Background: The prediction has a mean pLDDT of 77. The RNA shown here (Bacterial RNase P class A) has 333 nucleotides.

RNA sequence: ACAGCCUAUUUGACGAUCGCCUUGCCACGCGGUAAGGAGGAAAGUCCGGGCAGCAUAGGGCAUGACAGUCGCUAACGGCGACCGGGGGCAACUCUAGGGAAAGUGCCACAGAAACAAUACCGCUCGCUUUGCGAGUAAGGGUGAAAUGAGUGGGGUAAGAGCCCACAGCGUCGUACGGUGACGUGCGGAGAAGGUAAACCCUGUCAGCUGCAAGGAGAUCUGCAUCAAAGAGUAGCCCGCUCGCAGGUCGUUACCCGCUUGAUUGUACCAGCAAUGGUAUGACUAGAUAGAUGAUCGUCCUCGACAGAACCCGGCUUACGGUAGGCUGUAACU
Repeated sequence: ACAGCCUAUUUGACGAUCGCCUUGCCACGCGGUAAGGAGGAAAGUCCGGGCAGCAUAGGGCAUGACAGUCGCUAACGGCGACCGGGGGCAACUCUAGGGAAAGUGCCACAGAAACAAUACCGCUCGCUUUGCGAGUAAGGGUGAAAUGAGUGGGGUAAGAGCCCACAGCGUCGUACGGUGACGUGCGGAGAAGGUAAACCCUGUCAGCUGCAAGGAGAUCUGCAUCAAAGAGUAGCCCGCUCGCAGGUCGUUACCCGCUUGAUUGUACCAGCAAUGGUAUGACUAGAUAGAUGAUCGUCCUCGACAGAACCCGGCUUACGGUAGGCUGUAACU
């Protein structure tokens, strides 16, 4: 220099004027003044949790999601590290990673045959010989996949794990290493394909509804009060809770929930890391037709994607810039 891999960080700056929302103070109806006022994704609403109501959400079925190991976390289908497998010369990266020996289904086209049934060509033997029968899965052909363990030897009419040696495979046992997935070595027996992102089986998890959640009830009358029926209650059943209707009084909502929170900056400690702990500091939108804007000036590298609506952790998608580390190749020192 070129090609590439990974990580971190940022999301124009300053000033003036006029507006908008919230809060405090003064004035107490309409005003003044001070302070604060979007994001890394506020987005998609995909996953998880908090919170709220109904049993402090309980049992079964159904349904759905997930699936190597060990950790992290409030939790997760997320994250970290590692194991196995795939890709790359490498930095590094991807992974739809339980079970096919419970059962069922499926395997297009081609092909004789797509898995217990099969012989198209070839090979061998026999015969009544342009052919027929039997044997043969070593060779050819078809196909994504062909009987499913390669090479050599034996064997045979011709062949074949049919037999043997060595190598490979999964599996079982065992020794060592590792918390573990697993790895390495030794030994035994073994050989009927693939597909579970087909049904299914095994294991784990999940009650439903979402801030338009939810925040108030008391009393009187009538009816009912064994049971039944009904409502909460939702795919179903059980269980649990609740009497029903009308009247009167009460509560006020342009209110609360609502933003101080699994919050966050810095330092140190533990850990490979995710993450956790300690100390100290910070307060950083809260609307309800929905504020966060406009204009002007100066400067620069000339500004992308995009706008909160209960909150938080993830994932995914969109997008401008900057910095650092690492790898390969080439040249020079």
Of the family's consensus pairs, 98% are formed in the model.